[in-house]
Record summary
The prediction has a mean pLDDT of 78. This is a predicted structure of a 366-nucleotide RNA (Bacterial RNase P class A) from an Acidimicrobiia bacterium. Taxonomically the source falls in Acidimicrobiia (Bacteria, Bacillati, Actinomycetota). Rfam family: Bacterial RNase P class A. Rfam classes the family as a ribozyme. The model forms 97% of the base pairs in the Rfam consensus. The sequence was found by an Rfam model in a public genome assembly.
This record gives sequence, C1' cells and structure tokens, in this order.
RNA sequence: CGAGUCCGCUGGGUGACCGCGGCCCGCAAGGGCUGAGGAAAGUCCGGACUCCACAGGGCAGGAUGCCGGCUAACAGCCGGGCGGGGCGACCCGACGGAAAGUGCCACAGAGAACAGACCGCCGAUGGCCCCUUUCGGGGCACAGGCAAGGGUGAAACGGUGGGGUAAGAGCCCACCAGCACCCCGGGUAACCGGGGUGGCUAGGCAAACCCCAUCCGGAGCAAGGCCGAGCAGGGGCGCCGGUGGCCCGCCGAUCAAGCCCCGGGUAGGCCGCAUGAGCCCACGGGCAACCGUGUGGCCCAGAUGGAUGGUCACCCAGGAGCCGCAAGGCUCUGGACAGAAUCCGGCUUACAGGCGGACUCGAUAC
Repeated sequence: CGAGUCCGCUGGGUGACCGCGGCCCGCAAGGGCUGAGGAAAGUCCGGACUCCACAGGGCAGGAUGCCGGCUAACAGCCGGGCGGGGCGACCCGACGGAAAGUGCCACAGAGAACAGACCGCCGAUGGCCCCUUUCGGGGCACAGGCAAGGGUGAAACGGUGGGGUAAGAGCCCACCAGCACCCCGGGUAACCGGGGUGGCUAGGCAAACCCCAUCCGGAGCAAGGCCGAGCAGGGGCGCCGGUGGCCCGCCGAUCAAGCCCCGGGUAGGCCGCAUGAGCCCACGGGCAACCGUGUGGCCCAGAUGGAUGGUCACCCAGGAGCCGCAAGGCUCUGGACAGAAUCCGGCUUACAGGCGGACUCGAUAC
C1' cells in the first nucleotide's frame, strides 16, 4: 500500500423568533427549567408489578435440549468441547436418542432399507447340441448361480490387498476406517489421548410422530384501586360454584346467591406512573459474561386523541462542478433509519455518512 475479519462508538452543532407537553413561581399578565432512541420498531422470548386462584395427585398441552459459568429470569450472554466452512484473522450449527417402535426418502433407477439384477460375469450342477468306440472334449446360454465391473441417484448395505471360486461374495485372512463394551491417563464437565476385547458393519430424516431429561397456574396497566356522574328493567337456567384445558380430590355455598341472553346508563377525574434488577466514576475480584465496595457524583420525557415541531442565519463532516502546477479558493448541494405510552433484561429487524481499537492474508522497502 492492497484485500479482509472482529469489537466498540457516533449518527449533525450554535443562536434567534414562533408553537406544543410537563413541573415550578405568580392573583393575573407572564416568567423560569425541562422534553425521544440505539433501535423508542417487531411484540418474538424472559422477568418485575397487579388481579384471580392456590392441600395434593394424574392425564393432556407447551417450551427447551453438548458442557461449565453469569443472571431476577431467559430461547439471552460469556468461556469451553464437538461438527462444518475459510490459506488465515474468523464465521456457522434446535448440537439428547435413528443397534425402542411407527412413518417418510422426490426424480432417476433393476433395486431406497427384513434390498436388488438393466448391462454384465459364470454356467461348477441340471438341460440341449456337436465330436468321440470308451475315457473325455467342445459349444449354447434354457433352468440356475453371482454381485466383482458398468450404469442411476443426494444416498446402493465398509475400504485396500491377498487367498478362495465356475464366477463371486467378510466366505476366509492381513491392514485400515467405523461401531459397541471394558481398562488406563488428562479434564469440574462436555470431551480428548492411549490400550484391549468383540462381532464383521450398523444409510439418512426426530424443525415427522415418538422416547428420555429439565422447566412451565391464568390474565394482563383497557392490570388494578379510589372518587364522581348516570340508568329501567325484562327473560331464561334452575342446583351448583371455584380450582381459567380435563379428571380425581379439595374448598365454599345450600334456596338466594350465581350463570347466560336482551334492554338501559356512562365514555369524567385522581392514583398506579417515573428513585429504579437506575445512570456515571473510581477501586477490587474474574480470561470473560458479570459481581462486590464507596460518608463518591447524578435525577434523566411522562402524554391519554396522545407534546417533543417549524422558519431563518452561521458553522461542521460529506458529495459535485469550476479555477489553480500545487497549497488552496469559489459556487451549488448536503446529514440515514425512525420515533416513547407500566417498567426492566434480551433477541430480531431497519439505518446515509463518519470515527476509534485489535487482528489476518498478500505485496514492496529498510
């Protein structure tokens, strides 16, 4: 210098005027302070909080799924293992079980999982034909045998070599691969390394059913509480209601409650609701996620038809054009995605441009 990987940050600034929400001051006029995000988004996970329920058991259902750690919790994060990709930095993986059972495996192909025979090989045995006095020899490829080679496919029921055979085949043997079990060593563990024994071999899919292990009550701030306003009742069920999927069981009712339907009324206010798993800084522990400590610092939107906007001026990245040998100058342009609604931790998705750090590969120079 070129190409790339990972991580983090930022994502316009200042002023004036007009306008909007909130809080404070003021009798008022008015004044002061303050007012979106890294994703406020999707609402996909997990929790806090609130109400309902809560002796327990079973069934059903859902979620998760290598190991260890972090955390309030998680499908998140960190570290590690294994598998795959990349020369590499690094990236990707729902990554338990397919030698429990069921199911599926398009097209092509003879055959797709208790295999199969299209081409092919053989024809020992049986059959047919020929030669031969006999012994025997030759031929055909009809029965039949085989699965080495070819071919199909994403995948064809271990690989190589030798023996064996009519031809062949784990049929037998050696080595290799892989599997199951056992032992030794390392590691908290996943797992890794080594050795032995065995039978000759076991296809893939579990984000198909299923099996195993772990976890899981329901509804959600329109939760829920208080105040105020308003109204008109009628009908049905009739013994059950609750345990918010079902059953057992339990609890509560026991004759007026309850449930359902139709009709009528309301559409206001306050709380919840902004001090919290809070933010920043320092120190300490840890590889890290994260945790702990502090007479430390800070308070950071709270609407409810829902504010957070507009105009102008100057400046700053960036882009284009012109001038200039160059330094530079002038003009024009110019800032993405988006936008709170109970709160918090994640994930995912969107994002013009800019900045920083760590690292890899290649080239060149010293």